[in-house]
Annotation
The prediction has a mean pLDDT of 79. This is a predicted complex of two RNAs, RNase P RNA and transfer RNA, with 427 nucleotides together.
RNA sequence: GAAGCUGGCUAGGCAGUCGCCGCGCACUUCGGGUGCGGGGAGGAAAGUCCGGGCUCCACAGAGCAGGAUGCCGGUUAAUGGCCGGACGCCGUGAGGCGAUGGAAAGUGCCACAGAAAAUACACCGCCCAAGUUCCUUCGGGAAACGGUAAGGUUGAAAUGGCGAGGUAAGAGCUCACCGCGCGGGUGGUAACACUUGCGGCAGGGUAAACCCCAUCCGGAGCAAGACCAAAUAAGCAGGCCAUGACGUUGCUCGCGUCGCCUGCGGGUAGGUUGCUCGAGCGUCAGGUAACGAAACGCCUAGAGGAAUGACUGUCCACGACAGAACCCGGCUUAUCGGCCAGCUUCACCU
RNA sequence: GGGUCGUUAGCUCAGUUGGUUAGAGCAGAGGACUCAUAAUCCUUUGGUCCGCGGUUCAAGUCCGCGACGACCCACCA
Numbered sequence: 001g002a003a004g005c006u007g008g009c010u011a012g013g014c015a016g017u018c019g020c021c022g023c024g025c026a027c028u029u030c031g032g033g034u035g036c037g038g039g040g041a042g043g044a045a046a047g048u049c050c051g052g053g054c055u056c057c058a059c060a061g062a063g064c065a066g067g068a069u070g071c072c073g074g075u076u077a078a079u080g081g082c083c084g085g086a087c088g089c090c091g092u093g094a095g096g097c098g099a100u101g102g103a104a105a106g107u108g109c110c111a112c113a114g115a116a117a118a119u120a121c122a123c124c125g126c127c128c129a130a131g132u133u134c135c136u137u138c139g140g141g142a143a144a145c146g147g148u149a150a151g152g153u154u155g156a157a158a159u160g161g162c163g164a165g166g167u168a169a170g171a172g173c174u175c176a177c178c179g180c181g182c183g184g185g186u187g188g189u190a191a192c193a194c195u196u197g198c199g200g201c202a203g204g205g206u207a208a209a210c211c212c213c214a215u216c217c218g219g220a221g222c223a224a225g226a227c228c229a230a231a232u233a234a235g236c237a238g239g240c241c242a243u244g245a246c247g248u249u250g251c252u253c254g255c256g257u258c259g260c261c262u263g264c265g266g267g268u269a270g271g272u273u274g275c276u277c278g279a280g281c282g283u284c285a286g287g288u289a290a291c292g293a294a295a296c297g298c299c300u301a302g303a304g305g306a307a308u309g310a311c312u313g314u315c316c317a318c319g320a321c322a323g324a325a326c327c328c329g330g331c332u333u334a335u336c337g338g339c340c341a342g343c344u345u346c347a348c349c350u
Numbered sequence: 351g352g353g354u355c356g357u358u359a360g361c362u363c364a365g366u367u368g369g370u371u372a373g374a375g376c377a378g379a380g381g382a383c384u385c386a387u388a389a390u391c392c393u394u395u396g397g398u399c400c401g402c403g404g405u406u407c408a409a410g411u412c413c414g415c416g417a418c419g420a421c422c423c424a425c426c427a
Base pairs, nucleotide, nucleotide: 001346002345003344004343005342006341007340008339009338010337012315013314014313015312016311017310018309020040021039023037024036025035026034027033028032042321046332047331049330050329051328052327053326054221055220056219057218061253062252063251064250066217067216068215069214070213071085072084073083074082075081086100087098088097089096090095101212102211106210107209108206109205110204123152124151125148126147127146132143133142134141135140160178161177163175164174165173179201180199181198182197183196184195185194186193187192225273226272227271228270235264236263237262238261239260240259244258245257246256247255266426267425268424280298281297282296283295286291316319351423352422353421354420355419356418357417360376361375362374363373369407378394379393380392381391382390400416401415402414403413404412
């Protein structure tokens, strides 16, 4: 210098004018108005995919069913997130990716092709050593209803691989190496790694098929819930009705309430609260890291048809995706660019 | 804001326990019948199974992520 990898930050700037939504203070003619001060979208506010807080139903119960997760350890309020490690694959490398328990508990499925698709099998091929059958010139020859899984063919997949010995031909039949299974030892919390002995090897794939094992999960959601006020017809039809109905969104029990559900019809669509100070942010002991004790410091939207905008000037690199609605922690998706840090490979120079 | 469901031919829908080439009706095109049209009969065209990725030998079907669309949810008696 070029090409990359990983992590983090940022998201047009400045000035002026006019507005919009809350808050504080002052004044006021006080259901309001005026002035001043201060605050006012995001890294994803999104999708609603996970997890929690909060609220109500027994502060939340038992069993079954159902669902989710799935190497090991840690972190956290919690998680399917994150961090670290193991193993496998990819990359020269920095690094990246992985729903990564069990197929030897059982069941199912494996189309077409192929001899055979799971208690393996004899279509082609190979072989007649023994036994059998046939022929025989008695030397032998031929064969399958016999032996054989080395070789061929099919397929996504064919019953350890390769080499040597061995054999009639073959075969873990035997041996070496590799792989695999079981046991021991060492290291590690563990996943696992290394090593050693034994076993000729024992049953392919699929669990994002049912399932088994382990762990976790009660339901609903701020349109939850609480309070005040106003108005109407506490009306009609159907169903269930104490061995019942509802809460309790699959079933049984338990607990609570005493009428309940559906449809039609009627009334109000007003106010307050929940509402933003929080598992918050920063510094920081500790920890490889995620995370994070104590202490100190900081305050950072809160609407309710729904504010956060418009215009002018100026500068530049000419500005992407996009807008809170109870609140947080993640994931995923969208996104013009810019900046910083660490690291890798290649080339050149000293 | 919260919850639930759907997407297959131009339209309306099937598609079983993943399996070989995804079907039906209507519509469209051609032909027959008729003097002609309609109806009827015969033949036929037409598919990125919403998109991307994954599992699997194999995906419309199973799993994940996204796009689009539809529906429901106030209070009182």
It holds a member of the Rfam family "Bacterial RNase P class A". The family's RNA type in Rfam is ribozyme.